[in-house]
RNA sequence: AGGGUUUGAUCAUGGCUCAGGAUGAACGCUAGCGGCAGGCCUAAUACAUGCAAGUCGAACGGUGUAGCAAUACACAGUGGCGCACGGGUGCGUAACACGUAUGCAACCUACCUAUUAUUGGGGGAUAGCCUUUGGAAACGGAGAUUAAUACCGCAUAAGACAGUGACAUGGCAUCAUGUAGCUGUUAAAGCUUUGGCGAUAAUAGAUGGGCAUGCGUCCAAUUAGUUAGUUGGUGAGGUAAUGGCUCACCAAGACGAUGAUUGGUAGGGGAUCUGAGAGGAUAAUCCCCCACACUGGCACUGAGAUACGGGCCAGACUCCUACGGGAGGCAGCAGUAGGGAAUAUUGGGCAAUGGACGGAAGUCUGACCCAGCCAUGCCGCGUGCAGGAUGACGGCGUUAUGCGUUGUAAACUGCUUUUUUAUAGGAAGAAGAAGCCCUUGCGAGGGAAAGUGACGGUACUAUAAGAAUAAGCACCGGCUAACUCCGUGCCAGCAGCCGCGGUAAUACGGAGGGUGCGAGCGUUGUCCGGAUUUAUUGGGUUUAAAGGGUGCGUAGGCGGUUUAUUAAGUCAGUGGUGAAAGACGGUCGCUCAACGAUUGCAGUGCCAUUGAUACUGGUAGACUUGAGUUCGUAUGAGGUAGCUGGAAUGGAUAGUGUAGCGGUGAAAUGCAUAGAUAUUAUCCAGAACUCCAAUUGCGUAGGCAGGUUACUAAUACGAUACUGACGCUGAUGCACGAAAGUGUGGGGGAUCAAACAGGAUUAGAUACCCUGGUAGUCCACACUGUAAACGAUGAUGACUAACUGUUUGCCCUUUGGGGUGAGUGGUACAGAGAAAUCGUUAAGUCAUCCACCUGGGGAGUACGCCGGCAACGGUGAAACUCAAAGGAAUUGACGGGGGUCCGCACAAGCGGUGGAGCAUGUGGUUUAAUUCGAUGAUACGCGAGGAACCUUACCUAGGCUAGAAUGUGAAGGAAUAAUUUAGAGAUAGAUUAGUCUGCAAAGACCUGAAACAAGGUGCUGCAUGGCUGUCGUCAGCUCGUGCCGUGAGGUGUUGGGUUAAGUCCCGCAACGAGCGCAACCCCUGUUGUUAGUUGCCAUCAAGUGAAGUUGGGCACUCUAGCAAGACUGCCUACGCAAGUAGAGAGGAAGGAGGGGACGACGUCAAGUCAUCAUGGCCCUUACGCCUAGGGCAACACACGUGCUACAAUGGGCGGUACAGAGGGUAGCUACCAGGCAACUGGAUGCCAAUCUCGAAAGCCGCUCUCAGUUCGGAUUGGGGUCUGCAACUCGACCCUAUGAAGCUGGAAUCGCUAGUAAUCGGGUAUCAGCUAUGACCCGGUGAAUACGUUCCCGGACCUUGUACACACCGCCCGUCAAGCCAUGAAAGUCUGGUAGACCUAAAGUUCCGCGUCAAGAACGGGAUUAGGGUAGAACAGGUAAUUGGGGCUAAGUCGUAACAAGGUAUCC
Repeated sequence: AGGGUUUGAUCAUGGCUCAGGAUGAACGCUAGCGGCAGGCCUAAUACAUGCAAGUCGAACGGUGUAGCAAUACACAGUGGCGCACGGGUGCGUAACACGUAUGCAACCUACCUAUUAUUGGGGGAUAGCCUUUGGAAACGGAGAUUAAUACCGCAUAAGACAGUGACAUGGCAUCAUGUAGCUGUUAAAGCUUUGGCGAUAAUAGAUGGGCAUGCGUCCAAUUAGUUAGUUGGUGAGGUAAUGGCUCACCAAGACGAUGAUUGGUAGGGGAUCUGAGAGGAUAAUCCCCCACACUGGCACUGAGAUACGGGCCAGACUCCUACGGGAGGCAGCAGUAGGGAAUAUUGGGCAAUGGACGGAAGUCUGACCCAGCCAUGCCGCGUGCAGGAUGACGGCGUUAUGCGUUGUAAACUGCUUUUUUAUAGGAAGAAGAAGCCCUUGCGAGGGAAAGUGACGGUACUAUAAGAAUAAGCACCGGCUAACUCCGUGCCAGCAGCCGCGGUAAUACGGAGGGUGCGAGCGUUGUCCGGAUUUAUUGGGUUUAAAGGGUGCGUAGGCGGUUUAUUAAGUCAGUGGUGAAAGACGGUCGCUCAACGAUUGCAGUGCCAUUGAUACUGGUAGACUUGAGUUCGUAUGAGGUAGCUGGAAUGGAUAGUGUAGCGGUGAAAUGCAUAGAUAUUAUCCAGAACUCCAAUUGCGUAGGCAGGUUACUAAUACGAUACUGACGCUGAUGCACGAAAGUGUGGGGGAUCAAACAGGAUUAGAUACCCUGGUAGUCCACACUGUAAACGAUGAUGACUAACUGUUUGCCCUUUGGGGUGAGUGGUACAGAGAAAUCGUUAAGUCAUCCACCUGGGGAGUACGCCGGCAACGGUGAAACUCAAAGGAAUUGACGGGGGUCCGCACAAGCGGUGGAGCAUGUGGUUUAAUUCGAUGAUACGCGAGGAACCUUACCUAGGCUAGAAUGUGAAGGAAUAAUUUAGAGAUAGAUUAGUCUGCAAAGACCUGAAACAAGGUGCUGCAUGGCUGUCGUCAGCUCGUGCCGUGAGGUGUUGGGUUAAGUCCCGCAACGAGCGCAACCCCUGUUGUUAGUUGCCAUCAAGUGAAGUUGGGCACUCUAGCAAGACUGCCUACGCAAGUAGAGAGGAAGGAGGGGACGACGUCAAGUCAUCAUGGCCCUUACGCCUAGGGCAACACACGUGCUACAAUGGGCGGUACAGAGGGUAGCUACCAGGCAACUGGAUGCCAAUCUCGAAAGCCGCUCUCAGUUCGGAUUGGGGUCUGCAACUCGACCCUAUGAAGCUGGAAUCGCUAGUAAUCGGGUAUCAGCUAUGACCCGGUGAAUACGUUCCCGGACCUUGUACACACCGCCCGUCAAGCCAUGAAAGUCUGGUAGACCUAAAGUUCCGCGUCAAGAACGGGAUUAGGGUAGAACAGGUAAUUGGGGCUAAGUCGUAACAAGGUAUCC
């Protein structure tokens, strides 16, 4: 000191959350020791038992015991002092309770100290004791008798008290002090050891209190008014004392927005925790103050109490009881029950400190000192140290003959002994007091000796033994230090936030390893911090939350220049206080530390006093620049009221005129032959004001627009005469305030138009569109008081570059213009800002005042109050819930946004598909199985370029288990060939022949046990490689450096042209480069050259029925090598260029000549684990392997791709011509023969430019003549051929017979731009054969059309909007239905505290009466009052049938409102 989390990424806003510290803590796991501290936070609940306040015989009489006695000791009672301290608790209290500082001229103070004076003389009782008596007890009654330092008179008495008046001094009003007087009143107690201790009065001190006052001291305004002893006065009473403290009378005051009153909560402070501080939070332990003592009230005694361990009364509760009546109060120390997450022993001692009493010894003391329990906290110590590698065993991991890690860790060797155990020694804390001696006038001082320890035989010390007695907890995805394996499979679970888990989880559980802390470690709760997230220090308000709709103005806050004075603020000095403890610094003591001692500082505060006077304030005066007044000029849709105008609209009347009008995307409703619409004329009505008109003007805002008049307000400029700070802002308040809305037995009503009606649209259409139409819209007068009332920007003043428009003044002018004000616009510097943007009209730099904000939702809601006729407005929460919501900008994607461009994309054409039959693939269905995969484009004649068996993965059945294949291999045997039995076969068995090479060792081959390596077309293409499809042969995709931006990013790559092309040119904060494009490669088109066999044959020769058949030749064709050729090179036009155009020239070919191969960054978790490879998982007498048969070929149906057709541009028959590219020895086969044919039997050539397979359409004829046909060939019968072990399921072909549908195909849809479509045949791969009509090649014949880019589809670039980013197949809203949660209302019901009214009233106090010799007691009455009762009202809280909305919840219903022009722009 920061980090995580909103986004695809970014910046900023903003909340949530984490890391730190602390704790009277609790819980979980664990635990060796010591020191120092701490320990009912809850029930101020109830308490059994014991103890916690007594003491004095030197105040008194007496009783008892001991003793002969003197006397000593003890004790109940009287009396004195104490019990008001100490100890506990925090109920109440928001208060002079507390803190701090003052005051008392308004007070008291036992014991203590000092001083002064006095202590004379009497009296009557009473407890005890004794006698007697009541009661269960507690506790009493009567009689007799007795003492005092108990009680009562008398005497004396002042510097006391009361009254009175004189003088002086002082002060603060009453007055105070001093001096000398007068009058009146008031006291005492004795004991004694003779030293003394007491008693009385007074003064002073000390100590402790009482009272008063200033300042400080929680939350709520959804608590705004409160108060009758209330505020004050006079008098009286009362008190220690002031005072409405109480009472009588008089007055009507007193408090309050600077928060009264009311409600809630709470003991206050020193301090403690945290924080850099300012602050915030807390009020345990220790100290000070207050309050309380079962609840409430009351007084008595006393110096002091309204009294914790005293009293009286009432109440609740508990206990005893003989039922008549009594007793009690742990919030003292222990302890018990209860409550609770939770908090200790019914311990020891008065040795120390302190207290009460006492002359003292001493007694008492749960105060205190100690011990016990508890890791509750802080501090300290230990659980060993050194060496030790074949890096042991084991564990875990792994790429597994091995390696890594645990790990010098262990074992083992040596050392040490804090701690532990044992033995021995053993404290400090103790000083006194009394008594004794000495000194002393008195306080007092000094000395010697003796004795006193609960803790405790404890701390501590020494010796001995021996590593011996001692380690855990949490965490390991990021934040946050620390990683792997196994298990699990959105399950179980984790989680502080983000988030993990759906078969490879570093996030769950376990393990190994690691990290952190360590006798502790984690979790939970709470507080501060981080949070500048309430901002004084130290925040904001255009768009993120936030400027009031606007003005006037009260209180308040702030305020121009100058002089004098004052000294309140301010500043400085000094004095007092700010308790101790704590904190901080130094020093010291416990072995250190915690802890403690001592000393210093600090305590930022308050009070007093002295001074300073710049600034602020006060007072007095002056000034003019702020503000205002005056005069003049000017301006404008400023306001109010009246008068008035034309156009349009609607209506009325009349005319002309005829069939439609109107309306829409298209229609219909509607109007119209009873004459509409249209048109003409006249009249009526109400409302709004065309053009001018604008980025214009005016107004505080809302707002204001035909013309004109009246009244009225304002602003600006100019002049500078007047006033002299008169100013700014403005809580509460007052006024104004669009539209809509409300009221009036109001007016008016043309247009438009909520509601409503009808017509359309639609799946629906309570909408958008259309036809109508009422409130309303207009006027008057009242109300309402809100708007996206916006510049989303409060008002005022000052300052800070420029440029350019415009409105309205003034000045100058050379009439071009220039200057200077006040407005209103645009651009922009500095600066600001998260950015967009703002920028003298600030969102810049400052000053003053006001208003407002503090995460989203719930909610501008509920309740309450205020306003309103109502509608509604103002004020304005909480529970609960989420981790975001929101702003600006960026890159994409998308849009039923825009622009530019391309493509057989459309259009223009040609031919198809969709209808029929068949073939083939798919879906579905069926099945024992119909194996599996491919599924929009980018699956469906696809994997498969060949399923009868095999293939084959599927099914049924029968078999095998180291397995069907291969290697090593003990052992055995030649190998091999043949026959045969069972069986469907696999397989099992039997028999025969054979007897290898080598001298041998051994070798080849076969069988083959055990063992090691199997096998899987089982799963995951969402773990993968490789390969492939698609966008797309589309023109794009990027990088380096530089520059711009806080940044994501941008620029380059955009722009102007051009191209098939990011192709090229030009321009440009860019300059270059890469992958793509193009080219390089292949085929084809022209020519040349080289070479001529198997090719060719022009010339020469031979030869045939014919034939390059032969000799010969290489000219031509051809073959296949090498070259040439095309580059907008030339011309013209256009153009800066790139380039484009041209029936241009030339050329075989012309602008890429045609075709192919070639596929950028990437997208689709696209396809493939079944080509292959491969991680992980799964099976192992089976999910492996072998075999037979079956299936992959099923068939109501649906779809895709094809073939054949429907015919005459045709079918049939006959004749006849011309290819290219391929194949061929398990082959192609000439030729001959047979067969109608498929084919068969012979035979020959060819391993191929040699032999062979071989065209059809076409052309020439004949026939058919429009018909289900001489079209079409499906289907089926019969007979055959061929392949093959085998054609039943399930082959092809041939012959014969049969002769189905079909007459050109609905919506819709596909291909193709030239040697293309169309049409015709040929070949090849696979292959025994074939399902081939498929796929891939080859050639023959050979078109039509393209105006063009509006539209459909796809794509590219630029731009725009966006709430999308899984990216429009996106996002997202509301009702309803279901579950859960909190909450509002609610008939009622329950509870609580409080106030007032009335009735009653204990104890006590006081007054009066009565009583009496007197004082008193007792009694009666009045006042007051705790409590009780009655009745009603208000307040607060709980609960409640029912009811309202709200929130949350993977896959419910209905629609589609919003985000793109969201398909009717959105919103208030």
A computed fold for a 1468-nucleotide RNA from uncultured Flectobacillus sp., annotated as small-subunit ribosomal RNA. Its Rfam family is "Bacterial small subunit ribosomal RNA". Its family is annotated with structural constituent of ribosome and ribosome in the Gene Ontology. Model confidence (mean pLDDT): 83 of 100. The source organism's lineage runs through Bacteria, Pseudomonadati, Bacteroidota, Cytophagia and Flectobacillus.